Two RNAs folded together computationally: RNase P RNA and transfer RNA, 415 nucleotides in total. Rfam match: Bacterial RNase P class A. It is annotated as a ribozyme. Gene Ontology terms of the family: tRNA processing, ribonuclease P activity and dimeric ribonuclease P complex.
[in-house]
RNA sequence: UAAGACAGUCAAGCAGUUGCUCUUAAUAAUUUAAGAGAGGAAAGUCCGGUCUCCAGGAGCGACAGUGCCGGGUAACGCCCGGCAGGGGAAACUCUAGGGAAAGUGCCGCAGAAAAUAUACCGCCAUAGAAUUUUAUAUGGUAAGGGUGAAAUGGUGUGGUAAGAGCACACCGUGCUCAUGGUAACAUGAGUAGCUUGGCAAACCCCACUGGGAGCAAGACCAAAUAGAGACACAUAUGCUCCAAGUUGUGUCUGGGUAGGUUGCUUGAAACUAGUAGUAAUACUAGUUCUAGAUGGAUAACUGCAUAAACAGAAACCGGCUUACAGACUGUCUUAGAAC
RNA sequence: GCCGGCUUAGCUCAGUUGGUAGAGCAGUUGAUUUGUAAUCAUCAGGUCGGGAGUUCGAGUCCCCCAGCCGGCACCA
Repeated sequence: UAAGACAGUCAAGCAGUUGCUCUUAAUAAUUUAAGAGAGGAAAGUCCGGUCUCCAGGAGCGACAGUGCCGGGUAACGCCCGGCAGGGGAAACUCUAGGGAAAGUGCCGCAGAAAAUAUACCGCCAUAGAAUUUUAUAUGGUAAGGGUGAAAUGGUGUGGUAAGAGCACACCGUGCUCAUGGUAACAUGAGUAGCUUGGCAAACCCCACUGGGAGCAAGACCAAAUAGAGACACAUAUGCUCCAAGUUGUGUCUGGGUAGGUUGCUUGAAACUAGUAGUAAUACUAGUUCUAGAUGGAUAACUGCAUAAACAGAAACCGGCUUACAGACUGUCUUAGAAC
Repeated sequence: GCCGGCUUAGCUCAGUUGGUAGAGCAGUUGAUUUGUAAUCAUCAGGUCGGGAGUUCGAGUCCCCCAGCCGGCACCA
């Protein structure tokens, strides 16, 4: 210098004028003054929680989700570290990654055979027939050919009528033991010649987790009236039991009101420093207060050469995913050049 | 804001346990008719909303997006 890998930051700013929302103070009131005022994703609503209601407690089932090992966390399907298996020359990166020997199911077409194995071509032996050799019958075999995404461990040597884990060597696989590691697992030794594929993001089995609904939850005040009717159940929203209680619950039809207060923002908070840890993260100390609307504020114009991406809070947090112009920082890998 | 559902031919819809995507209407061509309609025969038309994954193989199973549609307050 070029190509790349990983981690991270910003997401315009300043000044002037005119406006909007909230809070505080002043004023009898109109109003005036001061302060604060969107994001890294506020988004999708895909996970996990806080909070609220379903009257209380316990258990069981169904259903759903997750799935290598260890750690972190309020919790998680998230994060960190490691293992195994893929990708890359490397830095590095991807993986829903338990069980197919508990059982059931599926594997189209092709192919002999798609799972208790089997034999189309071929190879070999025997028999009789014709006899150069060819076809037939019976038996052996699975080396070779052929089919398929996938064919019953792979390669080689010996062996054999031809063959075959039939025997042996190496590799692979299962089991046992030893060593290292918290573990997943790795390494080594021994042993078994090793019939018994693939699919569990098919049912299922095993382990673990989860009660349901959601701030339009819920609470209070005001207003209003047909405080009505029909159906179903028997004791509430899976089932069972306990306790409590007398009428309760659910659905539909019809009618009425559609205003206000609260929930509402100080929080698993942010920033700085230190300590522990490989890290995620935790702890300690100090500092700070940082939107809260309810037709819904956070804006418009001008100037500084130029102002541009995705995009706009609605109960609140922790993640994931998706969208994104441009600018920038650090570490590492490979190749080339110079010193 | 919160919670559900749908997307397959031009239109309306099927597609059962993963194995060559179908039906009706509409369209093309031909027959029938003096001609048209109806009828009969025939043909064409599909990246199954988009993108990744599991699998030998995905309309179907799983994940992420896009578009469209629907529901919600209080009293009694």